[in-house]
Context: one part of a larger RNA
RNA sequence: UGACGGGGGCCCGCACAAGCAGUGGAGUAUGUGGUUUAAUUCGAAGAUACGCGAAGAACCUUACCAAGGCUUGACAUAUAGAGGAAUAAGUAGGAAACUAUUUAGCUCUUCGGAGUCUCUAUACAGGUGGUGCAUGGUUGUCGUCAGCUCGUGUCGUGAGAUGUUAGGUUAAGUCCUGCAACGAGCGCAACCCCUAUUUCUAGUUGCCAGCACGUAAUGGUGGGAACUCUAGAAAGACUGCCGGUGAUAAAUCGGAGGAAGGUGGGGACGACGUCAAAUCAUCAUGCCCUUUAUGUCUUGGGCAACACACGUACUACAAUGGCCGUUACAGAGAGAAGCAAUACAGUGAUGUGGAGCAAAACUCAAAAAGCGGUCUCAGUUCGGACUGUAGGCUGAAGUUCGCCUACACGAAGUCGGAAUUGCUAGUAAUGGCAGGUCAGAAUACUGCCGUGAAUACGUUCCCGGGCCU
Numbered sequence: 001u002g003a004c005g006g007g008g009g010c011c012c013g014c015a016c017a018a019g020c021a022g023u024g025g026a027g028u029a030u031g032u033g034g035u036u037u038a039a040u041u042c043g044a045a046g047a048u049a050c051g052c053g054a055a056g057a058a059c060c061u062u063a064c065c066a067a068g069g070c071u072u073g074a075c076a077u078a079u080a081g082a083g084g085a086a087u088a089a090g091u092a093g094g095a096a097a098c099u100a101u102u103u104a105g106c107u108c109u110u111c112g113g114a115g116u117c118u119c120u121a122u123a124c125a126g127g128u129g130g131u132g133c134a135u136g137g138u139u140g141u142c143g144u145c146a147g148c149u150c151g152u153g154u155c156g157u158g159a160g161a162u163g164u165u166a167g168g169u170u171a172a173g174u175c176c177u178g179c180a181a182c183g184a185g186c187g188c189a190a191c192c193c194c195u196a197u198u199u200c201u202a203g204u205u206g207c208c209a210g211c212a213c214g215u216a217a218u219g220g221u222g223g224g225a226a227c228u229c230u231a232g233a234a235a236g237a238c239u240g241c242c243g244g245u246g247a248u249a250a251a252u253c254g255g256a257g258g259a260a261g262g263u264g265g266g267g268a269c270g271a272c273g274u275c276a277a278a279u280c281a282u283c284a285u286g287c288c289c290u291u292u293a294u295g296u297c298u299u300g301g302g303c304a305a306c307a308c309a310c311g312u313a314c315u316a317c318a319a320u321g322g323c324c325g326u327u328a329c330a331g332a333g334a335g336a337a338g339c340a341a342u343a344c345a346g347u348g349a350u351g352u353g354g355a356g357c358a359a360a361a362c363u364c365a366a367a368a369a370g371c372g373g374u375c376u377c378a379g380u381u382c383g384g385a386c387u388g389u390a391g392g393c394u395g396a397a398g399u400u401c402g403c404c405u406a407c408a409c410g411a412a413g414u415c416g417g418a419a420u421u422g423c424u425a426g427u428a429a430u431g432g433c434a435g436g437u438c439a440g441a442a443u444a445c446u447g448c449c450g451u452g453a454a455u456a457c458g459u460u461c462c463c464g465g466g467c468c469u
Base pairs, nucleotide, nucleotide: 007469008468009467010466011465012464013463015459016458019423020422021421022420023419026315027314028313029312030311031310032309033308034306035305042053043052064301065300066299067298068297069296070295073124077123078122079121080120081119082118083117087104088103089102090101091100092099093098106115107114108113126290127289129288130287131286135284136283137279138278139277140275142273147186148185149184150183151182152181153162154161155160166177167176168175192267193266194265195264197235198234199233200232201231202230203229207224208223211222212221213220238261241255242254243253244252245251317416321375322374323373324372325371326370333364334363335362338357339356343352344351345350382413387408388407389406390405391404392403393402429451430450431449432448433447434446435445
C1' cells in the first nucleotide's frame, strides 16, 4: 500500500423479510457423470460446466470404430519431361470407392507455340494431431458494481500520501459546501433505438364519418382524407412552476398543470483490472509431432448403448377441471426448388387439384376467454407412459435411428422429505402464435401478443457488493 476478520460505523441489491408460482416425489424429453462398447468423436466442470459449442447426428454432417482402397495425394503453387484432350456412354469385377477395358471425342495459331487437362519426377500439399501454461482475436465473470487513474503542486529520508478524505445529497467519485491542493482522463449520466401523447405532411395495397350505388352478405363500387393505421418531420419533461424542509447550497417532500414527473418504461452500451477463467475443434498463429499416414476416398456401424446418479424442462395428479357442441378477439413474422385458399376424397394424418400471392393486396392462421350441455370426487369421462395393429409424410434409403394419424392397450401419479429456485407490474402466473436451423425431424432457443394477480412492516439475521476506520 493492499487483502482478510464469527472488529466497528454508513449504504445498496428479489439478499432477507412479506407474498405468488415452482424445483426436489411420478412419467417422459434433453444434457452430463458413470458403466458398457470395435467405437460409444471432441470440448465445457463451484458460482461463471450440465435443452452448453450443436440455429436441429438416418446417409452426408463426422472429427470416432471396422473393413476395402490411394500415396505429389480430396485441395494450392512452381519447375522439368512425356502425351492428347477434358468429358460422356457401355461392358466385367466390387458393398461402394475404385480397378480393368471398349467406343465417341480438343480450341486458338504469325505453324515457333499458347491455353487446358492427364501421366511421371521433385519442391511440397495435408493434419478437427499436441500445447489456451507460447499467442492474436473473441467470450464468460465480479458488475451496469461506482469505481480506476494521471499531470503539476505540496507533505514524507523513503515506500507512499494528498487530490479521491470531511459535512450534506444522489441510482451514481451525482452534485453542493468546506479543505494544500488545482486541474484532467477512462468510467456514471447524456447523445442512439423501441415504446407512451399531440400536431403537421403524405393517402395505397391500409381506413369508411358524412353523400350516393349495389349485394344474400362484405369498403364490394363511385367517392371521401375526417377517424384508425402506416412512416417521415416536429413538439413535449427541464425539478421548468408553487409551497414546506435544508446552510441563502446541492437536494428532498408535497402540490398544480400534463398523455407522461423527477433516470417515464424497455434495449443497445460493460472503466482500470480479477480468475495463467474459456476457446489451438470458428478463424489466425509460434514451437513440437506426423508424411504409403495422425493425410485422403468409400461402404457399414457409432455419436441414439443402460444396473445407476445429478442438472434443465415438458405433461400431470383434476371440478378455478375433463369432454361435446356453439361462438368471438391479436401481435410479430415467413413465403417462389416457396406459402397455398375455395372445392372434392378420407374418421384422420393426408391426398387430388390449384384460385391468388416476390406480399399493408394472396396464403400460412390463434388458443385460453364467452355461451349451452354433460360428468359428481372415483385412480374416474383425471392422467397419458408403454405396447399391438393398420395407415400417412419426407427422403436413393426410416432395421439399428425420424415425424404424424386412427383404433385398441391404459403404467406411475391423489400436490411431493431434508433442501432449494424465480419474480416488485402489464411483472409473476397462465393461453396460444411465429421465426431461425431445416428434405424430414422441438417439451429446446429467439421473439410476439391474449388473460392478468399477491406482497414489500422493515434492514435484526443469511448471501453478494460499495465507502470510511